[in-house]
């Protein structure tokens, strides 16, 4: 230096051939119960960063960071 992969919620992953961003756990609150554990309901939280194309980008193009894999 070059190739390729990966970046979504506190953490584990989903989606998404462009059109409301989910889901386990974990956080709150709330019921259940004599109490606490399960459990039942609800709530709040995220598309690495810029910039392009598009009526419209988490997705498509360019770059850039981070992390990982080979190669030299």
């Nucleotide at each position: 230096g070059c190739g390729g992969g990966u970046g979504u919620a506190g953490c584990u992953c989903a989606g998404c051939c462009g059109g409301c961003a989910g889901a386990g756990c974990a956080g709150c609150a709330u019921c259940c119960u004599g109490c606490c554990a399960a459990g039942g309901u609800g709530c709040a939280g995220a598309c690495g960063c810029g910039g392009g194309u598009u009526c419209g980008a988490u997705u498509c193009c360019c770059g850039c960071c981070a992390u990982c894999c080979g190669c030299u």
Transfer RNA from a Phycisphaerae bacterium, 72 nucleotides, folded computationally. The organism belongs to Phycisphaerae, within Bacteria. It matches the Rfam family "tRNA". Rfam describes the family as follows. Transfer RNA (tRNA) molecules are approximately 80 nucleotides in length. Its mean pLDDT, the model's own confidence on a scale to 100, is 82. The sequence is in RNAcentral, with records from ENA.